[in-house]
């Protein structure tokens, strides 16, 4: 230089094809149970969806550019 992936809660990830309330599992906090701890229950509380721009009534999602990361070809 060109092609393909990935990028989401503190961690791993799922939703993207098919645009309509932003989620699970862990891990935090508080509480319950226990003689404490731990497991187990119960509640919560965390996100500019890597950025920006466009298109739409409405964009994690569809178009573009741009950054990071990984993989291929020259």
């Nucleotide at each position: 230089g060109g092609g393909c992936c990935c990028g989401u809660a503190g961690c791993u990830c799922a939703g993207c094809c098919u645009g309509g309330u932003a989620g699970a599992g862990c891990g935090g906090u508080g509480g319950g149970c226990u003689u404490u701890u731990a497991a187990c229950c119960c509640a919560u509380a965390g996100g500019u969806c890597a950025g920006g721009g466009g298109u739409u009534c409405g964009a994690a999602u569809c178009c573009c550019c741009u950054c990071g990361g990984g993989c291929c070809c020259g």
Background
Transfer RNA from a Microcaldota archaeon, 74 nucleotides, folded computationally. The sequence is in RNAcentral, with records from ENA. Its Rfam family is "tRNA". The source organism's lineage runs through Archaea, Nanobdellati and Microcaldota.